């Protein structure tokens, strides 16, 4: 940065599509690692469960636990002093009793430590989430608040005296299922309430000084009134609190300027609405609320209404200007199930507070209650789609606390996901037998590919083990979720780690196979119908890479909404025209101001992002630091050129006045003649009228025609002119009245008064509408007659609305110059209308000037065509309009209209184009010129008959195949009984009928037999033994037989895969190139033009000059002549011979043959013509203007014909689609067509006689004389390998005779009988001969073919193919031998020039409507 796509090609317009970047993405295939980020875009859908806001006992009274101390009450257990009783051994035992002491429990007081339901304080207004609502001072930006508030925090000043009464907790009673209460009683405080004190505070009154921005503000002094407080900890110092006030900081609230999406098919909105006065309310201003008063306020600079949307920093894209977007991060706003409300508080109308209402969910004892994940996880649902019911408060931050500390799903981390960005790896070096395998192949090879194997290495990553952080700060210690993580070390080992998409063009990358308009692909163009680089697969290649593709969305490309940066004659697009409000723009000079403008300064423009420079993670992503920037807004200062604004002035723009002037300009009234029609009368008689031709119609009841008179309506011949007038539509006899505008001259007046013009107003052809008139002609509709396949048309005869007038409506046209208006400038030439000036004797002519109206043309413009002073040029101003085609100027809505309809004016859906100008062709029932047996003029045919041949159709087992308008059809086929033969039926063979290679064997060859239709099979061998080399054992060549497989074979398909060959336009005169020139280009020129020719043949002219393929000539043949030669040809003269014949000797004269020359060139003369080319006439000549004929066929067209002449790609068959063989078929036969033959007869038939050719062929042949048969033929065999012999008789012709106009003595089909010949064989299916039979046919409808001179016509002869023949065909040959051409109007074909075109597959085109 562009590219593809409209066309046969071109330029332009114009849309569609692609290549780029981006993403909170999704889907498909695939998936090694790490770092950093990101992760419900949908249902602001519903939510189980857990957690997300608490904290303070140093505010308070209690309660509880533990420990200690003190005192007391009671109980229990243990202890057992003294006294008592009993026994008695008199000091011992026993019993009751219980002093004292100890322990345990209980109760009270108190201390310490801890816990905390309640009162109280602070915090739950932060942090976290979401984007529903909101088009708004919501947000952004910049100002203002002299109209405001601010807990905790900081600074400063002052203070805290003394009292009081309650309420929770608690206790008791009591209601309820629960949630939760109710009553009675007790109690503390930093809870609550009075009182005192109190200014610098507030309010009011008076007062000093000063300032300002409208209300006002600051300040001095005095007086009056009003308002405070709480304590706690500590041994203490002191600390934390409390109250009032001032200031600060922070945070908030309010107001304003500017900016902030789409729709006018939303144009009017608004009653607290707009303002005022006075109140209320608020922290504060305010209709915020209220009472009263006024009637305002907003709106095309877009109000109101409807739709959509959180806004921004930024993000993506873009060269930029812009466009799109608002995830994550940051700022603001709004919301918290939906709606409403307030309470508390410094702050809320409060996400995890309260009340009410609604919906929903849950509990219930049916009386009532409870709840709100748009906090973090998680669930269901929705969806194409989006994660763990994790760890930790270690760090950062937040709340509470004096602190320890507690809380914190904020946050820090981890988990999941290639969702994104960044980085790394999947190995490195060597390694050619270029391995194997794969793929392709021209079979040689190429490629995969140094790729692999193999050798030598390395260790990023991986795995294991060891070690092991920073992040932790002030401070001695303690404290790490992440995490035994990152990092480091060692070992092992190339070991575990590559896919995805594409490969026709755009767009980098190609082959094979499969498929066969199927399956499929496709972003656009488009691929696929048998050779698909476009489908599918494989190999290869290209691209990117842990990703790659697809889908979706945005920007770009798109200058395709154009500010930068587009247009409107014909591509989409100038309003039908004017007047004109708003708006936009506006002449010369001077002065002031400073709004725009320019410069400078200041403030602001948060951070992050982006940019630049550094730095930190091994790099990068990422992060950090610094800088610049943030193009904006506001304020101040300065300048005064331009715009603006205020003022003064000028006259050239504009207007007025004066003097002239042209005109179908308009409106109204009146008048005129010609013509048509009708009416009356006359003359007059059979038609008139109409058409391509007719008919309908009119007419003997007298038309048409003609004469006179009358009626009525409409239109105004000639003049008349790309002449005039008008804004456009439009305006045409004459006169009058009224009236608009233009132009010229003059330069008296005004002094920018101007231009344009959205809405608005007015005018506006024809047709149409309404009411009322009028109606001669014309004439939609309608009727009839024609035409036609039909004819609701064109043509004819009639004919109503309408056309005319008046009034009113409609408001559109190809309302066009397809060109808006205005102003200025920019070469000329030539007409014409109107006016002025000059010159002149002069109305003419000439010069000049202004206004109009045409043509040509330069620069310039334009895609081109074209425009070109009347611009589509160069500039300025304003308006209108356009943005692919169709749908559609349609639908809906609105407005207008009586209606018809008009104005405004979409979308769904659909296509890849639609279109403009020009180019080359082709075409035209366009034009001009010219040619051709093209017509015409002639001759003979064909079409009718019979028959031959071909073809269609039909039939068939098969009737093999091809050829199809001309340009298939007596064509391939110059010859189908078998063969041919490709077809059919039956019977065979399977390496094959034919070729090459290998092995074995054998020489080859070859007769007779049997079966069979034959191919073949069986049996059997009589004969016969070759060539080269040899060491004689054998080997080799060639041939044959057998065997295996490669292969053979195919008249199977495709002529639309091809070569070659051929037809046709057409023997028509054309088709091109090089260089130059012109054109943006396709292309043009040359090649056109004037002449001429058979011809692009030649001449002249010319931006062309030359050249090539064609034409012509060169070649062959015929026509004249010369020279040479002279057998097999010839025979004049000489000679010989014969019935006769060049038969013989000879000869070269002639004919002829062969070869080589000559000759014809418009060369000569005359006329015409451009002093030309050439043409007309003439002479001479055998031949005269290419002398006749042939061969020869330009570039190309028809996908023309042929795969069955041949060759050939691909496909197909391979015990058959190949091969052999017998028989049949190609020869069918109700019929159609084509090409011939024979005829229909007297210009003839028949019989007899008798002439004259040319060109060919001949040894498997032609075959003479002779004999024989009526004949076809037979017997026989001279001669001839041919100028020698033969075929061979030429026929028409001529002479004589006969027939006498008839289905015949014409005609010969058909049929019967008998033969001949060829051949292995004439049944299907040959030809010929003889006799007999004797059909149709008496000159041929519509139509159609050939031919212009040795031609047509007529007549025979020969040849190829071939055994024979279907030959009447074909190809050649000669004989006899005409008629006609005025001419180019027409038919057909062709050539050149020109014109139109929506055709290019090219008119057999394209295309419209209806139906399916």
């Nucleotide at each position: 940065a562009g590219a593809g796509u409209u066309u046969g090609a071109u330029c332009c317009u114009g849309g569609c599509u692609c290549a780029g970047g981006a993403c909170g993405a999704a889907c498909g295939c695939u998936g090694g690692c790490g770092g950093c980020g990101u992760g419900c875009c949908u249902a602001a859908c519903a939510c189980a469960u857990g957690c997300a806001a608490g904290u303070c006992g140093a505010a308070c009274g209690g309660a509880g636990u533990a420990a200690g101390a003190c005192g007391c009450u009671g109980a229990a257990a243990u202890u057992g002093a003294g006294a008592u009783u009993a026994g008695c051994u008199u000091g011992c035992u026993a019993a009751a009793g219980g002093a004292u002491a100890u322990u345990u429990c209980u109760u009270g007081u108190u201390u310490u430590a801890c816990u905390u339901a309640g009162u109280g304080g602070c915090g739950g207004a932060c942090g976290g989430g979401u984007g529903a609502g909101u088009a708004a001072c919501g947000c952004g930006u910049g100002a203002g608040g002299a109209a405001c508030c601010u807990g905790c925090c900081c600074u400063u000043c002052a203070g805290a005296g003394g009292g009081g009464g309650a309420c929770a907790a608690c206790a008791g009673u009591u209601g309820g299922a629960a949630a939760c209460g109710a009553c009675u009683g007790c109690u503390a405080a930093u809870a609550c309430c009075g009182c005192a004190u109190g200014a610098u505070g507030u309010a009011c009154a008076u007062u000093u000084g000063g300032g300002a921005c409208a209300u006002c503000c600051c300040u001095u002094a005095u007086g009056u009134a009003c308002c405070a407080a709480a304590g706690g900890a500590g041994c203490a110092a002191u600390c934390c609190g409390c109250u009032g006030a001032a200031g600060g900081a922070u945070g908030g609230c309010c107001u304003c300027g500017c900016g902030u999406c789409c729709g006018a098919u939303u144009a009017g909105a608004u009653a607290g609405u707009u303002g005022g006065u006075g109140g209320g309310g608020u922290a504060a201003c305010g209709g915020c609320c209220c009472a009263c008063c006024a009637a305002g306020u907003c709106g095309a600079c877009g109000a109101u209404c409807g739709g959509u949307a959180g806004c921004c920093g930024g993000a993506c894209u873009g060269a930029g200007a812009g466009g799109u977007u608002g995830a994550a991060c940051g700022g603001c706003c709004a919301c918290a199930u939906u709606g409403g409300g307030a309470c508390u508080g410094a702050g809320a109308c409060a996400c995890g507070g309260c009340c009410c209402a609604g919906a929903c969910u849950c509990c219930u004892a049916c009386g009532g209650g409870a709840g709100g994940c748009a906090g973090c996880a998680g669930u269901g649902g929705g969806g194409g789609a989006u994660a763990u019911u994790g760890c930790a408060c270690a760090a950062u931050g937040g709340g509470g606390g004096a602190a320890a500390c507690c809380c914190u799903g904020a946050u820090g981390c981890a988990g999941c996901a290639a969702c994104g960005c960044c980085g790394c790896g999947u190995g490195a070096a060597g390694g050619a037998a270029g391995a194997a395998g794969g793929u392709c192949u021209u079979c040689g090879g190429a490629u995969u590919g140094u790729a692999a194997a193999c050798u030598u290495c390395u260790g990023u990553u991986u795995u294991u083990a060891g070690u092991g952080a920073a992040g932790a700060a002030a401070c001695a210690a303690a404290u790490g979720a992440c995490g035994g993580u990152a990092g480091c070390u060692a070992a092992a080992g190339a070991g575990g780690a590559a896919g995805c998409c594409a490969c026709g063009g755009c767009u980098a990358a190609c082959u094979a196979c499969g498929u066969g308009c199927c399956a499929g692909c496709a972003g656009c163009c488009g691929c696929g119908g048998u050779a698909a680089u476009a489908c599918g697969u494989a190999g290869g290649u290209g691209g990117c890479a842990a990703g790659c593709g697809u889908u979706g969305u945005c920007c770009g490309g798109a200058u395709u909404u154009a500010c930068u940066g587009g247009g409107u004659g014909u591509a989409a697009a100038g309003g039908g025209u004017g007047c004109g409000c708003a708006g936009g723009c506006g002449g010369g000079a001077c002065u002031g101001c400073a709004a725009g403008u320019u410069g400078g300064a200041u403030g602001u423009g948060a951070a992050a992002u982006a940019c630049c420079g550094g730095a930190g993670c091994u790099c990068a992503a990422c992060u950090c630091c610094g800088g610049a920037a943030c193009u904006g807004c506001a304020u101040c200062c300065a300048a005064a050129a331009c715009u603006g604004u205020a003022g003064u002035u000028c006259u050239u723009g504009a207007g007025u006045g004066g003097a002239g002037u042209a005109g179908a300009g308009g409106u109204a009234a009146g008048c005129g003649g010609a013509a048509u029609u009708c009416c009356g009368a006359g003359u007059g008689u059979a038609g008139c009228g109409g058409u391509g031709a007719a008919a309908u119609g009119c007419g003997u009841a007298g038309a048409u025609a003609u004469u006179c008179g009358g009626a009525g309506g409409a239109a105004c011949a000639c003049c008349a002119g790309u002449g005039g007038c008008g804004a456009a539509g439009g305006c045409g006899g004459c006169u009058u009245a009224c009236u608009g505008g233009g132009c010229u001259c003059u330069a008296a007046c005004u002094g920018a008064c101007g231009c344009u013009g959205a809405g608005g107003c007015a005018c506006g052809a024809a047709a149409g509408u309404g009411u009322g008139g009028g109606u001669a002609g014309c004439a939609a509709a309608c009727a009839g007659g024609a035409u036609u396949a039909g004819a609701u048309a064109c043509c004819c005869u009639g004919g109503u609305a309408g056309u005319c007038c008046a009034c009113a409506c409609u408001g559109u046209a190809a309302a066009c110059g397809a060109u808006g208006a205005a102003u200025a400038c920019u070469a000329g030439g030539u007409g014409u209308g109107g006016g002025g000036g000059g010159a002149c004797u002069g109305a003419c002519c000439c010069c000049u000037u202004c206004c109009g109206u045409g043509c040509c043309g330069g620069a310039g413009u334009u895609a081109a065509c074209a425009c070109a002073a009347u611009a589509a040029g160069u500039a300025u101003u304003c308006c209108a309009c356009c943005u692919g085609g169709g749908g559609a100027g349609u639908a809906c809505g609105a407005c207008c209209g009586c209606a018809a309809g008009g104005u405004u004016g979409a979308a769904a859906c659909u296509c890849a184009a639609a279109g403009g100008a020009a180019u080359u062709g082709a075409c035209g029932g366009g034009g001009g010129c010219c040619c051709g047996c093209a017509c015409a003029a002639g001759c003979a045919g064909u079409g009718g008959a019979g028959u031959a041949u071909g073809u269609g159709g039909u039939u068939u087992a098969a009737u093999u195949c091809g050829a199809a308008g001309c340009a298939a059809c007596g064509c391939g086929a110059a010859g189908a009984a078998c063969c041919u033969u490709a077809c059919c039926a039956g019977g065979u063979c399977u390496u094959g009928a034919c070729a090459u290679c290998c092995g074995a064997c054998u020489a080859a060859c070859g007769a007779a037999g049997u079966a069979g239709a034959g191919a073949u099979a069986c049996a059997u061998u009589a004969g016969g033994u070759g060539c080269c080399c040899u060491u004689c054992g054998g080997g080799g060549a060639a041939a044959g037989u057998c065997g295996a497989g490669a292969c053979a074979g195919g008249u199977g398909g495709u002529g639309c895969a091809u070569g070659g060959u051929u037809g046709u336009c057409g023997u028509c005169a054309g088709c091109u190139c090089g260089u130059g020139u012109c054109g943006u280009g396709a292309g043009a020129u040359g090649u056109u033009g004037g002449g001429u020719u058979a011809a692009g043949u030649c001449c002249c002219g010319c931006a062309a000059c030359g050249a090539g393929c064609g034409c012509a000539a060169c070649c062959c043949u015929c026509g004249u002549u010369c020279u040479a030669u002279g057998u097999u040809g010839c025979c004049a003269g000489c000679g010989c011979g014969u019935u006769a014949u060049g038969g013989c000797g000879g000869g070269g004269a002639c004919u002829c043959a062969u070869a080589g020359g000559a000759g014809a060139c418009u060369g000569c003369c005359g006329g015409g013509g451009u002093c030309a080319a050439c043409u007309c006439g003439g002479a001479g000549g055998a031949a005269g203007g290419u002398g006749g004929g042939g061969a020869c066929g330009a570039c190309g067209u028809c996908a023309a014909a042929u795969c069955a002449u041949c060759a050939u790609g691909c496909c197909c068959c391979u015990u058959a689609u190949g091969u052999c063989u017998u028989g049949g078929g190609c020869u069918u036969c109700a019929c159609g067509c084509a090409u011939g033959c024979u005829a229909c007869a007297a210009u003839g038939g028949c019989c007899g006689g008798u002439a004259c050719a040319a060109a060919g062929g001949g040894u498997u042949g032609c075959g003479a004389u002779a004999c024989u048969g009526u004949g076809a033929g037979g017997u026989g065999g001279a001669g001839c390998u041919a100028a020698u012999c033969c075929c061979a008789a030429a026929a028409a012709g001529c002479c004589g005779g006969u027939c006498u106009c008839a289905g015949u003595u014409c005609g010969g089909a058909u049929u019967g009988a008998g033969g001949u010949c060829u051949g292995c064989a004439a049944c299907u299916c040959g030809a010929c001969c003889u006799c007999a039979u004797g059909a149709a046919g008496u000159u041929g409808g519509a139509g159609u073919c050939g031919c212009u001179a040795g031609u047509a016509a007529u007549c025979g002869c020969a040849g190829a193919u071939c055994a024979g023949c279907a030959a009447c065909g074909c190809u050649g040959c000669g004989a006899u031998g005409a008629a006609u051409a005025c001419g180019u109007u027409c038919c057909c074909g062709g050539g050149c020039c020109u014109u139109g075109u929506a055709c290019a597959c090219a008119c057999c085109g394209c295309c419209c409507g209806u139906c399916a």

A computed fold for a 1412-nucleotide RNA from an uncultured bacterium, annotated as small-subunit ribosomal RNA. Its mean pLDDT, the model's own confidence on a scale to 100, is 84. Its Rfam family is "Bacterial small subunit ribosomal RNA". Gene Ontology terms of the family: structural constituent of ribosome and ribosome.